A computed fold for a 160-nucleotide RNA from a Solirubrobacterales bacterium, annotated as c-di-AMP riboswitch aptamer (ydaO/yuaA leader).

Order: sequence, then structure tokens, then C1' cells
RNA sequence: UAACCGUUCACGCCGAGUCUCCGCAGCCCCCGGGCGACGGAGAGCGGGGGACCCACCAGGCGGCCGCCGGCCGCCCGGGGCGAGUCGCGACACAGCCGUCGCGUAGCGCACUUCCAGCGCGAGCCCGUCAGCUAACCCCGCAGGCACGAAGGAAGAAGGA
Repeated sequence: UAACCGUUCACGCCGAGUCUCCGCAGCCCCCGGGCGACGGAGAGCGGGGGACCCACCAGGCGGCCGCCGGCCGCCCGGGGCGAGUCGCGACACAGCCGUCGCGUAGCGCACUUCCAGCGCGAGCCCGUCAGCUAACCCCGCAGGCACGAAGGAAGAAGGA
């Protein structure tokens, strides 16, 4: 000096997940202040339940019949947050679910759009129950990243 790893601060990113006030364990200090886990209240942001009206009134497989209609048997609940859905193939299976691979609706990347490039396409919860929904009622305010493709073009905004 460079690369790599770790930590911290600043500028930032995903996300609703922020701000103010009061109380208070504790800590720091120039004794009057500061920080502050946790609890409470409020503002703001986000989500759920909940009328009239409107909407909805299952699906798959097999068999049978008097056949575009119907009967019987078996299988399969439904819903919420979130971008996180759906398809094809393989494995497995009586079947549903599941696992893997390849895609995909959709989602994110430092003001916005286009181009380019890089990613995600999960997880959790309710518990047989909830369509929409005014009044009304209830709940959340977490967690996780990041040293540059935070590139190019155009346009804004702000500043000098």
C1' cells in the first nucleotide's frame, strides 16, 4: 500500500413499523442536566372485524340412469398479514399434502421515468369461523440489511 474479516459512526435501503409527552429501573456528568430498557397517554402511519344494498350458493375422481339432466360412493374445510401467486416436469402417494428442478404473475435496488445491470418470488398467524360493508369495535408500530451498477440518458427539486 492492496485484498479480506470484524466493530463503530455518518449517508442510506427493505418494511406500516415513526414522533411527542408523562412515569420509572439503571447509567453518565460540569449538580443541574443528559441518555434511557420498560409501562402508560396522544398524534401519525398500517391492519382486522362489522349493516342495508349488491355479490356468492363449490370442486375433483369413479360408477349408474329414464342422458346436456340427475343419482350414488370416495376425496377435498375456510380465512388473515405479506410482492411472495401460478404453470410444467421429476420423486413419492389410493388420494390430498409434500420435496426438488425450470419458469412465471408480481415485488425491491439511494428524487422520478426509460435503458442496462443485480436481487426476491418467503415466512408466520387464526382455528371450523369472518364476501363487500356506514356507524361502531379491536390490533400493530417489529425485524433485517448495506462501502457501491448510490451505472447511463432525460426531467424535476434544492443549492451556489
Taxonomically the source falls in Solirubrobacterales (Bacteria, Bacillati, Actinomycetota, Thermoleophilia).